A computed fold for a 359-nucleotide RNA from Oceanobacter sp., annotated as Bacterial RNase P class A. It is recorded under the gene name rnpB. Taxonomically the source falls in Oceanobacter (Bacteria, Pseudomonadati, Gammaproteobacteria, Oceanospirillales). Rfam family: Bacterial RNase P class A. Rfam links the family to the GO terms tRNA processing, dimeric ribonuclease P complex and ribonuclease P activity. It is annotated as a ribozyme. Model confidence (mean pLDDT): 76 of 100.
This record gives sequence, C1' cells and structure tokens, in this order.
RNA sequence: GAAGUUGGCCAGACAAUCGCUGCCUGAGUAAUCAGGGGGAGGAAAGUCCGGGCUUCGCAGGGCAGGGUGCCAGGUAACGCCUGGGGAGUGUGAACUCACGACCAGUGCAGCAGAGAGUAAACCGCCGAUGGCUGUCUUUCGGGACGGCACAGGUAAGGGUGAAAGGGUGCGGUAAGAGCGCACCGCGCGUCUGGUAACAGUUCGUGGCACGGUAAACUCCACCCGAAGCAAGACCAAAUAGGUUCCCUACAGGCGCGGCCCGCGCUGGGAACGGGUAGGUCGCUUGAGCCAGUGAGCAAUUGCUGGCCUAGACGAAUGAUUGUCCAAGACAGAACCCGGCUUAUCGGCCGACUUCACAA
Repeated sequence: GAAGUUGGCCAGACAAUCGCUGCCUGAGUAAUCAGGGGGAGGAAAGUCCGGGCUUCGCAGGGCAGGGUGCCAGGUAACGCCUGGGGAGUGUGAACUCACGACCAGUGCAGCAGAGAGUAAACCGCCGAUGGCUGUCUUUCGGGACGGCACAGGUAAGGGUGAAAGGGUGCGGUAAGAGCGCACCGCGCGUCUGGUAACAGUUCGUGGCACGGUAAACUCCACCCGAAGCAAGACCAAAUAGGUUCCCUACAGGCGCGGCCCGCGCUGGGAACGGGUAGGUCGCUUGAGCCAGUGAGCAAUUGCUGGCCUAGACGAAUGAUUGUCCAAGACAGAACCCGGCUUAUCGGCCGACUUCACAA
C1' cells in the first nucleotide's frame, strides 16, 4: 500500500419563521393568554422467545401437552450472552453447527446395484477338493501332467451407490481373506491433566467396528398454570334500575332553560350498595443512563458521585425558507424491560489476518 476478519459508535449540520403536544411559572372565576423548558429509533418493525406488572386459578404429587438438549459461568429470566470442548469450512484473522441416547424397543432407506444389515458372487480371480475329459504311464488298485469352468471357493481388483462390514506392508493361500504378524487406526478398562465437556497416550486388553438415521416414533434429563394495559383499579350522571327505613293519602312533585298555557312522567323523603355513559389512575424513576473506580479472560457485577431523557388516546413530534457539505438509507413510540430476527445511503474508531514492496 492492497485485500479482508471482527468489535464498538454515528445516522446530515446550523439558523429563522409558522404550527402541534405534554410539563413548570405567572395572570384569569373559567375559556384562555404570556414566558420558560421537553418532545421517536438503532431498529420504535416482525410479535419469534424470556421476564416485570395485573386479574383469575392453585395443598402436594402424577398423567396429558409443549419446549430445551456438549460443558462451565452470567442473568430477574431465556431458545439470549460470555468463555471453553468437539466437528466442519477457510492460507489466515475468523466463521458455522438442535452437538444427549440407535450394545431399551419399534420403524425407515427412493433410484442405481448381484447384494442395504447377525450381508451379498454381476464382471473378475481360483477351481486346491469333488465332477467331466485328453495324453502318458502302470505291478491294473492307481499315479503324473494338462484341459473344461459343472459343483464349489473367494470380498484382493472392477462396477453401483450418500453409504458395501478398518488402512498399509509382509507372511500365507488354489485364489483370497484379521486367516496370522508388525505399524497405524478403533472399542473397552486403567492411569494422567482438567470444575466439567473432553484431551493425552502410560499400561493392559479385544482381531475389530457395536453400519446410518431420533428437525422418525421413542427413551433420558431439565423447564413450563391461563389470559393479557381493550390487563386491571378508583370516582361516578340520569325522569334508568335495586334493597332497607320513615312519612303521606291526591293534593302535590319533577322535566320541557325565566313566566303562562299545554304536554309527558310520577305517591314523597332519607340511607345504602352495584353499576352504564363519562372521568381519573395504571403511564413512565427504571433489572434506568453517564462518569470514575474495584473484581473477573469475558459475559457480567460491587462501590462512589452525578442526571431525569416523549407519555399521547379523532392519538403530537410537522411545514416553509436560507447557508454549508461527503448530498442524507431503512423507517414513526402506544404498559415497560432483556434478547433474537429482518430492513438500512454512508461515515468514524479500536484490534487482528494475508499478500506485495522498502529499510
């Protein structure tokens, strides 16, 4: 210098004018007015997980159903995060993985292929042994040397397949084969290291896979009550309606904005509780943010100091103009948090890798 990997941060800037919506102060009976100050995000999204909160349910346990699944730690909790192990990919920094158990049981494996699971003979190889057969020989019982590939043997080689029951070499054999041996690999036990997953190979042992598949049923271990802020709590109008007590006997009372007529309703009064319209709360001070510092590899956490940073409900957060630049992406809160996933113009910072060049 080029190409990359990974972690974090920002998300046009400034100014003016006109609005919108909460809060504070002042004025006002009130409506409202004046001043000050606040007003979307890294994902506010998808609503996929986990929790707080609320109401209902609940002695305890089990069944059913659902979820998770290497180990350790973190956390309020998680299917999240961090660190580690194993497997795979990449030259590498790094990245990816539902990664428990098919010596409890049951199931599945299309096509191809001879054969797909206590295996199989299509081509090939052999044909020692048995069979058929040729030549020679014979002491007539047979024997020697061939041929065929009939029985049969064979898992070395070829071929099929995602997968064909360890690999290399030597011996061995008719040809072969863990059939035997050496080395490598594998299983089991032991030892050592590690909290553990696991690793190492110290030693022993077994000729050797105990084939694959559980996002197949299943088994094992652990976790899970249900619904959700339209949750829910409080106040509470009426010629509405309920209960109790007292009073009264058709005159009155109430409503139609004041009066008269008229019309409608109706025994009157008091107390109590429920509750519709409506209103208030829930609502934003919180597993909060920032800085410093301690513990820890890290996720995270302790302490100290500081800060308050939207809270609406026909639902605000906008519009116009000017200047500048690298010309501005995805996108708009609705009870609140922690994650994951998805969308996203561009820019900045840290750590690291590979290659090239120079000293």